Annotation
This is a predicted structure of a 72-nucleotide RNA (transfer RNA) from a Candidatus Microgenomatia bacterium. The sequence is in RNAcentral, with records from ENA. Lineage of the source: Bacteria > Bacteria candidate phyla > Candidatus Microgenomatota > Candidatus Microgenomatia (nom. nud.). Rfam family: tRNA. By type it is a transfer RNA.
RNA sequence: GAUGCGGUAGCCGAGAGUUUCAGGCGUCUGUUUGCAAAACAGAAUACGCAGGUUCAAUUCCUGCCCGCAUCU
Numbered sequence: 001g002a003u004g005c006g007g008u009a010g011c012c013g014a015g016a017g018u019u020u021c022a023g024g025c026g027u028c029u030g031u032u033u034g035c036a037a038a039a040c041a042g043a044a045u046a047c048g049c050a051g052g053u054u055c056a057a058u059u060c061c062u063g064c065c066c067g068c069a070u071c072u
Stems, first nucleotide, its partner, number of pairs: 001071007010025003027043005048064005
């Protein structure tokens, strides 16, 4: 340098156009308890960056950045 795959919350991870962005771990609050733990209920926290297409983009397209693999 080329090609392919990937980048989604504090961490892991699914989804691939209009709907509410699943689930698990963790955090916080409440109930319960003599206090904790456990259990139960609730809450907060996300689509790598910039453009484009579209009535509507996390999703499609383009460029860039980062990671992994293969080739040279």